[in-house]
Molecule: transfer RNA
Organism: Spirochaetaceae bacterium
RNA sequence: AGCAGGGUGGAGCAAUGGCAGCUUGCCGGUCUCAUAAGCCGGAGGUUCCGGGUUCGAGUCCCGGCCCUGCCA
Repeated sequence: AGCAGGGUGGAGCAAUGGCAGCUUGCCGGUCUCAUAAGCCGGAGGUUCCGGGUUCGAGUCCCGGCCCUGCCA
């Protein structure tokens, strides 16, 4: 170089073209003598970048960058 899969809150992952969510972590509250566990609430995302299609794109198309695997 070629082929395949992937890139989405701090981490791990979802999401028929129609309000971006779950688990965990973080912060606050509740409970406790106290911590942990449990329960309640909250913050945190320009969905890797640039174009295109569409009324509407995380999702479809094109180009690029990065990661993993395969082949010699």